[in-house]
């Protein structure tokens, strides 16, 4: 330098195929059950979907570029 893959909640990840509601588990907060802890249950908070631009009525998703990480080739 080039090819491919990845980047979504504090952490680990789904969702993209077929564009339209942003989600799960763990963690955090509150409440209930218990004498208390642990545990369980219910509810809640938490996201510029890496960044910039484009297409579209509408983009996590499609297109171009950039950054970072992984891997392969040179």
């Nucleotide at each position: 330098g080039g090819g491919c893959c990845g980047u979504u909640a504090g952490c680990u990840c789904a969702g993209c195929a077929u564009g339209g509601g942003a989600g799960a588990g763990c963690g955090c907060c509150a409440c209930a059950a218990u004498g208390g802890c642990a545990u369980u249950g219910u509810g809640g908070a938490g996201g510029u979907c890496a960044c910039c631009g484009g297409u579209u009525c509408g983009a996590u998703c499609c297109c171009g570029g950039u950054a970072c990480g992984g891997u392969c080739c040179a």